Predicted 3D model of a 101-nucleotide RNA (Glycine riboswitch aptamer) from a Clostridiaceae bacterium.
It was read from a public genome assembly, where an Rfam model found it.
The model forms 91% of the base pairs in the Rfam consensus.
Taxonomically the source falls in Clostridiaceae (Bacteria, Bacillati, Clostridia, Eubacteriales).

RNA sequence: AUGAAGAUUCGCGGGAGAUGCCUAUUAAAAUAGGAGCCGAAGGAGUAAGUACGGAAAAGCCCGUUAAUGAAACUCUCAGGCAAAAGGACCGCAGUCGGACA
Numbered sequence: 001a002u003g004a005a006g007a008u009u010c011g012c013g014g015g016a017g018a019u020g021c022c023u024a025u026u027a028a029a030a031u032a033g034g035a036g037c038c039g040a041a042g043g044a045g046u047a048a049g050u051a052c053g054g055a056a057a058a059g060c061c062c063g064u065u066a067a068u069g070a071a072a073c074u075c076u077c078a079g080g081c082a083a084a085a086g087g088a089c090c091g092c093a094g095u096c097g098g099a100c101a
Base pairs, nucleotide, nucleotide: 006096007095008094009093011092012091013090014089019035021034022033023032024031025030036081037080038079042077043075044074045073049068050067051064052063053062054061
C1' cells in the first nucleotide's frame, strides 16, 4: 500500500449419511438397559518421501519399520441416526497478517 499466502469469527448464505427401533419408569421430554446402523465436530491409524543401515565423498542400487510422514481413505474412542440443534467443507463480509512490486 488498489495488500499475496495463511489464520480467525456468538457474522450472512449453502451443506451429506444412518432405527421417529425394542423393553422399564413416564402424558411427553428425559433417564437406564438391549439390538441395528452412519461418518463430515473432535480423536486415532498410514502410502510415497524423509530418515537409518549395507558403505566407502555424493548419487544410483538393495534392505529396515525403530523415527518422521496427508486425506474426503481406514477405525468408530467420541459424536450422530424425524424436526430443531450440531456439522467437515464452500462462497461472501469483517479482523489479523505482511509476500511480490